RNAcentral holds the full RNA, with entries from SILVA. Predicted 3D model of a 354-nucleotide part of an RNA (small-subunit ribosomal RNA, central domain) from a metagenome. The prediction has a mean pLDDT of 86.
[in-house]
Context: one part of a larger RNA
């Protein structure tokens, strides 16, 4: 170009949003650009077929028809499907209305135990700590009881293969404020949509800039044990961090190791939330069993896998769009570049060597 993959063998960006591109429900009319059709012209020679003809015969070489030349350019015609143009529908989508459900996200304000330290009183020798100890703390009074303060950080119990967010995450209470999703109406727009190269935003943890706190835990550091050693586990202590504010950093096993969107294809049993029938009720925003939709789990046909496994939440059958990968190693290395303050991130090879 073709082809074959992307849980685990190499390969799904960490995630959203969105420009261009690519793909696009249903009906009706018009075009006829694509597409199909019949045709014209043209599409050198030489090669190639077939019956001749000339060199003694062949190769060869000469004419003569015929095929190839899969194009292109003009002309008529078709109207299914694609594009266009049009005039409509509503099943994608959005928008609205109602009651519900949520550790959603900001900022504020308020409260709990616990732990350190201060202050007073009580008390008077140990205390810690470990397998065992030992460094440490203690007569400047410990460790332990009491009061009644302070400070920082953290929010047990509730807690649940329970929720809520793209994803990172999110967990005491309160009010503001902002945001999405599900469930029921079926009122309204009328394809307004999917996916998205670049591109912007979001992105834990450590890490860096400046200013603040710093109880407690605690990398590096010191001690004191283990131990041949012990830059370690264990044990005392303890900066930086960890907390706030405001920049910046852009990475993780950012994992469902499984991109995003639609359609299609057997159940079963759990639980959350809406709705909704029934039946019980203490009438309560109650409960129980059913059903319908939407989350999450679990076994599980049929299928699919090399198998483990997966299986309506697919790793089934299809479609549309985007990232990837192509033996191990050198290497996520050097080099250019682009960002960052730095640490470094992205983007990324060859020799060479197996």
């Nucleotide at each position: 170009u073709u082809u074959g993959g992307c849980c685990u063998a190499a390969a799904g960006c960490g995630u959203c949003c969105g420009u261009a591109g690519c793909u696009g429900g249903u009906u009706u009319u018009g075009u006829a650009a694509a597409u199909c059709u019949u045709u014209u012209g043209u599409g050198a020679a030489a090669u190639c077929g077939u019956a001749a003809a000339g060199c003694u015969c062949a190769a060869c070489u000469u004419a003569a028809c015929g095929a190839c030349u899969u194009g292109c350019a003009g002309a008529a015609g078709c109207g299914a499907c694609u594009g266009c143009a049009u005039a409509g529908c509503u099943a994608g989508a959005g928008a609205c209305u109602g009651g519900g459900a949520g550790g959603a996200g900001u900022u504020a304000g308020a409260g709990g135990u616990a732990u350190g330290c201060a202050u007073a009183g009580g008390g008077g020798a140990g205390c810690g700590g470990u397998a065992a100890a030992a460094u440490g703390c203690u007569a400047u009074a410990a460790u332990c009881c009491u009061a009644a303060g302070u400070a920082g950080a953290c929010c047990a119990c509730c807690u649940g293969u329970g929720g809520c967010g793209a994803a990172g995450g999110c967990g005491u209470c309160u009010a503001a404020c902002u945001a999405g999703a599900a469930c029921a109406g079926g009122u309204c727009u009328g394809a307004c949509a999917g996916u998205g190269a670049g591109g912007g935003a979001c992105g834990a943890a450590a890490g860096c800039c400046a200013a603040g706190g710093g109880a407690g835990c605690g990398a590096g550091c010191c001690g004191g044990a283990u131990u041949a050693g012990a830059u370690a586990c264990c044990c005392g202590a303890g900066u930086a961090g960890u907390c706030u504010u405001g920049g910046c950093u852009g990475u993780a096993a950012a994992c469902u190791c499984u991109g995003c969107g639609a359609g299609c294809u057997a159940g079963g049993u759990g639980u959350u939330g809406c709705a909704u029938a029934u039946u019980c009720u203490u009438c309560g925003c109650g409960a129980a069993u059913g059903u319908g939709c939407a989350g999450u789990g679990u076994c599980g046909a049929a299928g699919c896998g090399a198998a483990g496994g997966u299986g309506u939440u697919a790793a089934g059958c299809u479609c549309g769009c985007c990232g990837c990968c192509u033996g191990g190693g050198a290497a996520g290395u050097a080099u250019g570049g682009u960002c960052g303050c730095a640490a470094g991130a992205c983007u990324g090879g060859a020799a060479c060597u197996u």